[in-house]
RNA sequence: CGAGUGGCCUGGGCGGCCGCUCCGGGGCCGCGAGGCGCCGGGGAGGAACGUCUGGACUCCACGGGUCAGGAUGGUUGCCAACAGCAACCGGUCGCGAGGCCAGGGAAAGUGCCACAGAAAACAAACCGCCGCGUUCGCGCGGCAAGGGUGAAACGGUGCGGUAAGCGCGCACCGCGGUUCCGGUGACGGAACUGGCAGGGCAAACCCCAUCCGGAGAAAGACCAAAUAGGGAGCGUUUCGCGGCGAGACCCGCGCCCACAACGCUCCGGGUAGGUCGUUCGAGGCCGGCCGCGAGGUCGGUCCCAGAGAAAUGGUCGCCGCCUCCCGCAAGGCGAGGGCACAGAAUCCGGCGUACAGGGCCGCUCGCAUC
Numbered sequence: 001c002g003a004g005u006g007g008c009c010u011g012g013g014c015g016g017c018c019g020c021u022c023c024g025g026g027g028c029c030g031c032g033a034g035g036c037g038c039c040g041g042g043g044a045g046g047a048a049c050g051u052c053u054g055g056a057c058u059c060c061a062c063g064g065g066u067c068a069g070g071a072u073g074g075u076u077g078c079c080a081a082c083a084g085c086a087a088c089c090g091g092u093c094g095c096g097a098g099g100c101c102a103g104g105g106a107a108a109g110u111g112c113c114a115c116a117g118a119a120a121a122c123a124a125a126c127c128g129c130c131g132c133g134u135u136c137g138c139g140c141g142g143c144a145a146g147g148g149u150g151a152a153a154c155g156g157u158g159c160g161g162u163a164a165g166c167g168c169g170c171a172c173c174g175c176g177g178u179u180c181c182g183g184u185g186a187c188g189g190a191a192c193u194g195g196c197a198g199g200g201c202a203a204a205c206c207c208c209a210u211c212c213g214g215a216g217a218a219a220g221a222c223c224a225a226a227u228a229g230g231g232a233g234c235g236u237u238u239c240g241c242g243g244c245g246a247g248a249c250c251c252g253c254g255c256c257c258a259c260a261a262c263g264c265u266c267c268g269g270g271u272a273g274g275u276c277g278u279u280c281g282a283g284g285c286c287g288g289c290c291g292c293g294a295g296g297u298c299g300g301u302c303c304c305a306g307a308g309a310a311a312u313g314g315u316c317g318c319c320g321c322c323u324c325c326c327g328c329a330a331g332g333c334g335a336g337g338g339c340a341c342a343g344a345a346u347c348c349g350g351c352g353u354a355c356a357g358g359g360c361c362g363c364u365c366g367c368a369u370c
Stems, first nucleotide, its partner, number of pairs: 001366010012319007020043006027036003045341001049352002052350005057216004069212005074088005089103001090101004104207002109205002111201003126147002128143006155173006174196001175194008220276004230267008240257001242256004283302008320339004324334001325332002
């Protein structure tokens, strides 16, 4: 210098004017609720997004077990927890730095393996090879080493052996078993042993292990108009050839009564509305110590949006960047336009996705020069 690989940071800047929202102070107006100025302070993001996950918090449900259903799936750790993260192991791709992996079980069972091919797994033989017979067309038998098909063909390479062949015998590799060694473990290594059994697929059913109540901030709690309705008490009226005073019948009088209506007083639920939940938190920053790391711990320091149909905006100037134009070039008081993705709504941990431009660091390979 070129090519690559793994991470991290940033995400227009400054100023003037006019506004919005929250908090504190103080002023004026208003009976009050509140309204309007002034001063000071705070006011979007790395993803605030998707709402895919795990929690906090709240309410509801809840005797125990089994089945069903769902999630997870190498090991050891981290964490409040997780489907997250770290380190390591194994596989695979890459010369390498590194990337990727739903990475338990295929000798419990069932199923599937397109096309091609003889055959896709209790087996079987298309071309062939070998032996015997032959009417020379072929027939019978042996073989699975060679060819062919396929993503995949019943261990691989080689030597010996054989009619040709075959783990038939042997060496190495692979694989299974046993023992030992190293490691917390996944796993790795060594020795001995077995001629080799068990093709692949579980993001096919399934089996195994572990875990799993539901709803969510419109959760939920409190205060509480008007109207309608509910309950209680009292009063008045109504009521019945009512009951009692009073033994029978009638009349009258007094007292009592359900229901109902009206009035007054009180109580409770609850809508509108208001308040809380609500932003101090598994918090941010700096440093020490422990740990390979994720992270833990200690000390210091800071307070950092909380609206409620929803504020965080508009405009002007200068600068920066991109595009265009002029210029051979350095460059230009040049021109118009643009400045990514997006945007809080209870909070926090993750994952995933979007993102113009700019910057930084580690490492690898190649070339050149000293």
This is a predicted structure of a 370-nucleotide RNA (Bacterial RNase P class A) from a Planctomycetia bacterium.
Its Rfam family is "Bacterial RNase P class A". Its family is annotated with tRNA processing, ribonuclease P activity and dimeric ribonuclease P complex in the Gene Ontology. The family's RNA type in Rfam is ribozyme.
Model confidence (mean pLDDT): 76 of 100.